[in-house]
């Protein structure tokens, strides 16, 4: 130079053949229980899906282009 995978809350990760509020578990923050803390339970907040464009009534999912990363080939 080429290809091939990955990129989703602070971490970590589901997302099926395009359909609606993007699941979950760690962590935070409240609250409860306890003399106090830890464990436990409950409740909340926290994602415009790696960027920009494009298809489509409808995109995180499809198709270009670009950055990042980790593999291969020369």
């Nucleotide at each position: 130079a080429g290809g091939c995978u990955u990129g989703u809350a602070g971490c970590c990760c589901a997302g099926u053949u395009g359909g609606a509020u993007a699941a979950g578990g760690c962590g935070u923050u409240a609250g409860a229980c306890u003399c106090c803390u830890a464990a436990u339970c409950u409740a909340a907040a926290g994602a415009u899906c790696g960027c920009g464009g494009g298809u489509u009534c409808a995109a995180a999912u499809c198709c270009c282009g670009c950055c990042a990363a980790g593999c291969c080939u020369g």
Predicted 3D model of a 74-nucleotide RNA (transfer RNA) from an archaeon. The coordinates come from a structure-prediction model, not an experiment, and the mean pLDDT is 81.